[in-house]
Context: one part of a larger RNA
RNA sequence: GCCUGCGAGUUAGCGAUAUGUGGCGAGGUUAAGGGAACACCCGGAGCCGUAGCGAAAGCGAGUCCGAAAUGGGCGAAUUAGUCGCAUGUCCUAGACCCGAAGCCGAGUGAUCUAGCCAUGGCCAGGCUGAAGCGAAGGUAAGACUUCGUGGAGGGCCGAACCGACCUGGGUUGAAAACCGGGCGGAUGAGCUGUGGUUAGGGGUGAAAGGCCAAUCAAACUCGGUGAUAUCUGGUUCUCCUCGAAAUGCAUUUAGGUGCAGCGUCGUGCGUUCAGUAUUGGAGGUAGAGCACUGGAUGGGAUAGGGGGCCAACAAGCUUACCGAACUCAGCCAAACUCCGAAUGCCAAUGCUUUAGAGCACGGCAGUGAGACUACGGGGGCUAAGCUCCGUGGUCGAGAGGGAAACAGCCCGGAUCGCCAGCUAAGGUCCCUAAAUAACGCUAAGUGGAAAAGGAUGUGAAGUUGCACAGACAACCAGGAGGUUGGCUUAGAAGCAGCCACCCUUGAAAGAGUGCGUAAUAGCUCACUGGUCAAGUGAUUUUGCGCCGACAAUGUAACGGGGCUAAGCGUUAUACCGAAGCUGCGGGAUUCCAUCGCAAGAUGGGAUCGGUAGAGGAGCGUCGUGUGGCGGGCGAAGCGGCGGCGUAAGCCAGUCGUGGAUGCCACACGAGUGAGAAUGCAGGC
Numbered sequence: 001g002c003c004u005g006c007g008a009g010u011u012a013g014c015g016a017u018a019u020g021u022g023g024c025g026a027g028g029u030u031a032a033g034g035g036a037a038c039a040c041c042c043g044g045a046g047c048c049g050u051a052g053c054g055a056a057a058g059c060g061a062g063u064c065c066g067a068a069a070u071g072g073g074c075g076a077a078u079u080a081g082u083c084g085c086a087u088g089u090c091c092u093a094g095a096c097c098c099g100a101a102g103c104c105g106a107g108u109g110a111u112c113u114a115g116c117c118a119u120g121g122c123c124a125g126g127c128u129g130a131a132g133c134g135a136a137g138g139u140a141a142g143a144c145u146u147c148g149u150g151g152a153g154g155g156c157c158g159a160a161c162c163g164a165c166c167u168g169g170g171u172u173g174a175a176a177a178c179c180g181g182g183c184g185g186a187u188g189a190g191c192u193g194u195g196g197u198u199a200g201g202g203g204u205g206a207a208a209g210g211c212c213a214a215u216c217a218a219a220c221u222c223g224g225u226g227a228u229a230u231c232u233g234g235u236u237c238u239c240c241u242c243g244a245a246a247u248g249c250a251u252u253u254a255g256g257u258g259c260a261g262c263g264u265c266g267u268g269c270g271u272u273c274a275g276u277a278u279u280g281g282a283g284g285u286a287g288a289g290c291a292c293u294g295g296a297u298g299g300g301a302u303a304g305g306g307g308g309c310c311a312a313c314a315a316g317c318u319u320a321c322c323g324a325a326c327u328c329a330g331c332c333a334a335a336c337u338c339c340g341a342a343u344g345c346c347a348a349u350g351c352u353u354u355a356g357a358g359c360a361c362g363g364c365a366g367u368g369a370g371a372c373u374a375c376g377g378g379g380g381c382u383a384a385g386c387u388c389c390g391u392g393g394u395c396g397a398g399a400g401g402g403a404a405a406c407a408g409c410c411c412g413g414a415u416c417g418c419c420a421g422c423u424a425a426g427g428u429c430c431c432u433a434a435a436u437a438a439c440g441c442u443a444a445g446u447g448g449a450a451a452a453g454g455a456u457g458u459g460a461a462g463u464u465g466c467a468c469a470g471a472c473a474a475c476c477a478g479g480a481g482g483u484u485g486g487c488u489u490a491g492a493a494g495c496a497g498c499c500a501c502c503c504u505u506g507a508a509a510g511a512g513u514g515c516g517u518a519a520u521a522g523c524u525c526a527c528u529g530g531u532c533a534a535g536u537g538a539u540u541u542u543g544c545g546c547c548g549a550c551a552a553u554g555u556a557a558c559g560g561g562g563c564u565a566a567g568c569g570u571u572a573u574a575c576c577g578a579a580g581c582u583g584c585g586g587g588a589u590u591c592c593a594u595c596g597c598a599a600g601a602u603g604g605g606a607u608c609g610g611u612a613g614a615g616g617a618g619c620g621u622c623g624u625g626u627g628g629c630g631g632g633c634g635a636a637g638c639g640g641c642g643g644c645g646u647a648a649g650c651c652a653g654u655c656g657u658g659g660a661u662g663c664c665a666c667a668c669g670a671g672u673g674a675g676a677a678u679g680c681a682g683g684c
Stems, first nucleotide, its partner, number of pairs: 001684006011093003015090010027048003033042003052059002062074004096234002099231001103224006114198009123188001125157003128153001132149006161185003165182005200216001202212003237618006247260005261367002263364007271355001272357001274352008287339001288337002293333003297329004304322002306319004370395010400411003415586004420582003426576003429561003435573001437571005447563001453547002457544010474531005480504003485499003510525001514523002587608009619673001621670010637657005642651003
C1' cells in the first nucleotide's frame, strides 16, 4: 500500500416541550407497594386540568395599586384537558466516536546513574631534584657560598587505566552515541571491585535543571478515568420538494456563544407583498454658488504701521514698503450654503400577479472566517489579488457556451431521452463548426503591453499668406553712399558693451541676420533684378501609425500556424454557436377543473441546479410475533449467464457448486448499511 472483518446520535428519567396517533373526557391518571402469573386485578397518596389577581394577609369573575376613581396593570366574558405509544428537539447523565499535555491517590525502583559509608585492589618506564643532613670554604659567632647526600611535589614526559578537545567515516549505522587518526589526566580533589545507604515536590548534585534503570522543569506502575478538550479528524443505504448564512447587538468576546436577521415544516389570516402609473409628501447628496463660516489671487481707493525729508516733541510733506475694513474681477471647502437635482424613501389611488408573494403564532435548523467584480466613499500613495463601509451582480451552493488554459468577467440557470430545429455571448483562412463579404484607414507585424515628452510618417476637415502682373526652391547678379553713427575703449570700422536707429541714391540694400578679424579685411543674410515655370508657405482640429521601450531555462507581450488582412473603422446580408428556446417522447411536484366514499384517475397551467440545513417517501441487514409457503426430486451461501425497477435494490429466473435449512405478507424490536478517522485486527 491493497484486500477482508470490526468501527461513531445510544440508553435511562411516573424529566421538559412540540407534532402525529389512541383511550377517557370537566375530568384524566396512578406511584411505591400488594395479589395473581404472561400483559390482569387492587392501590387515589400524589400530579395535571377545571380561576384569577396580589410580595403577602387575602379577596374572587374579578383582583392589585390607592383615601378614592368613571383611571391603569393582569384576568374573565370568548372553557379541553389528561394518560399512554411513536417521532423531533432539549435537560441531567461519558451522551455521536477517537485524541491530549496534565492533576490527585496508593505503590515499585539507587543491578544504570549522583553522593556518602565499610572493606579490598590498581598506577610500565623515564625526568626533575624542595626541606633536612654531611663536608669544605667563610665569620668573633652567625648569616652566607660551594660540593655531596637526600628524595619532596593536586611537579615533568609517557603505557596500562580514566577521560572525550579536533577531524574523517557512520546517520533505514556493525552500534538507539560507534569506528579510524590525532588529543587531555596518568601519586591524586586519582582510578576501580564487592557490600551497604539516601525515593518522587523527594533524593543526589565541584550546579549542566544534571542524574535517579535507553524516561526527568518533577521517575515508573496501577487506580480516580470513558479527567477535561469553545480544538482537529472521522461519522456507513436511496430517491423526491424547498433551501440559507458568512450581517446587527452583546459577550474575559473576537475561529465560541445568546438574541435578532436569513431557511424549512405546520396552523391561521387572505392580496395585506411586489411591480407599474398617477397624485401628495419629507429631505440638503451630486452639481453649482460665494449670500454666511473659513481659506485664497490680482487691481483700485484708503485708516493705521514702518522708512525718508524737515524737525526737541508735535504738526507737515513724501514713499516700486506692510496693510485691516471697503470695493472690482477671478477662485476653493467632509465638518461652508443664497440655491439644488436624478435616483431612492413614506403614503394614497388605479392596474397587473393561481406568486414556493406577504403577515402572525408554533416545531426544527444552519449561519454569525466570506471572495471577486461594477458603481458611491473612508483609510493608504485617488499603491496593492490591500483594508473598512454602502448599493447591485456572480461565486460561495451553479453545471453548460465564450474569455487559449482561468471560483468571482460576458452569455445563460442543467427533470430524463433524441445521430431534429432556432438563437445568446462570442465567432466564420487552417488547427476548429461557420464569409477568403463591401467601402475606407494603417505599413508600424501597429494589430499582438506602457507615460511624460519628441518628430516635414500618413489620411481627413478648417482658417490664412504668397503666386502666370511669374510665387516657393535652385542658379546668375546686386546688397550702395553720408559713415569708422555717437559714446566707450589700447582698438570697437554693421557684428565686446551703452545710446540712438536718421538721411541720400536707387530695382533693392538693416546705422545691420550669422560666421570671421587684434582692429580692419573677407564670407553671408534680410531686401532687389534676372533665368526657370506651377503651385508654395503658416496655423488649428482630428483618424491611424513612429520613437521613447532594459531580465533572468527557450521563441515566450496573437492559443499556434500563419496573416498586409486573416489588422482597425463603418456598413449590409448570411451562417456557426450552449444543458438557453423550440420539436417529439418519458417521469416527478404543485395548482385548477371534472370524476370518485377514499386511495386516486383524466385534462390543462406552472414548476423540477443546489452546500449547510428543514420536510417527505422508500430500499436493504439481523431478530421476534401472527398468517401463508418452499426444501435430499437438493434450503441457505458461493460462482456464471439472463432479466426487472427512477434509485437504494430485486428475481421462488436459469446452469453449476454446496449439503440443511429457507422464503413471502403484515406488525414489532434493533449491536441495522463503511472509503476515508496519520482508524483497529488479521492476511498478502

Predicted 3D model of a 684-nucleotide part of an RNA (large-subunit ribosomal RNA, domain II) from an Actinomycetota bacterium. The RNAcentral record of the full RNA draws on ENA.